A computed fold for a 113-nucleotide RNA from a Balneolaceae bacterium, annotated as SAM riboswitch aptamer (S box leader).

RNA sequence: CACUUAUCGAGAAAGGUGGAGGGAUCAGGCCCUGUGAAACCUUAGCAACCGCUGCGCUGCCCGCGCAGGCCAGGUGCUACAUCCUGCCCCGCUUGAACGGGGAAAGAUGAGAU
Numbered sequence: 001c002a003c004u005u006a007u008c009g010a011g012a013a014a015g016g017u018g019g020a021g022g023g024a025u026c027a028g029g030c031c032c033u034g035u036g037a038a039a040c041c042u043u044a045g046c047a048a049c050c051g052c053u054g055c056g057c058u059g060c061c062c063g064c065g066c067a068g069g070c071c072a073g074g075u076g077c078u079a080c081a082u083c084c085u086g087c088c089c090c091g092c093u094u095g096a097a098c099g100g101g102g103a104a105a106g107a108u109g110a111g112a113u
Base pairs, nucleotide, nucleotide: 003111004110005109006108007107008106013043014042015041016040017039021032022031023030026086027085028084029083044078045077046076048075049074050073051070052068053067054066055065056064057063082105087102088101089100090099091098
């Protein structure tokens, strides 16, 4: 990098360095940004997965379920729905607009390789 799988309308800050971009790519929009963008560091927080603890399903192991940020931990995250749309289907319709669903792509965790 590619693969499998779960989730993605909730939640959560401040300081320092930095110095012009950023919101994944492409396109159309819309937003954030010298009242400092990206990136890096420190501390704090949020709570999805893994992990941990307890209880139950069994007499035991494996496994499954429930509860708890959990003594501490591994990742992750802390503007706007994955910021919205673009591809397909349905509804409404002369049509556009609008609404609903799905896919593709993306992000994060876990697994396997």

Its mean pLDDT, the model's own confidence on a scale to 100, is 77. Lineage of the source: Bacteria > Pseudomonadati > Balneolia > Balneolales > Balneolaceae. Its Rfam family is "SAM riboswitch aptamer (S box leader)". Gene Ontology term of the family: regulation of gene expression.